[in-house]
Molecule: transfer RNA
Organism: archaeon
RNA sequence: GCGUCAUUAGUUUAGUGGUAGAAUUCAAGCUUCCCAAGUUUGUGAUGCGGGUUCGAUUCCCGCAUGGCGCA
Numbered sequence: 001g002c003g004u005c006a007u008u009a010g011u012u013u014a015g016u017g018g019u020a021g022a023a024u025u026c027a028a029g030c031u032u033c034c035c036a037a038g039u040u041u042g043u044g045a046u047g048c049g050g051g052u053u054c055g056a057u058u059c060c061c062g063c064a065u066g067g068c069g070c071a
Base pairs, nucleotide, nucleotide: 001070002069003068004067005066006065007064010024011023012022013021018054026042027041028040029039030038047063048062049061050060051059
């Protein structure tokens, strides 16, 4: 330099155009003499900029970051 893949919550991840789900973390309650464990509830996310569309995490283009391959 060329090609290709990935980017969603603090972390790990699911999601093939119509309300973004789970685990874990964190906070509160219950339980316990206390801690741990258990249990219930709650908070928190689509990398950035454009395009298509009634509607985009999803499709298209560019950029950024990271991984892999070729030279």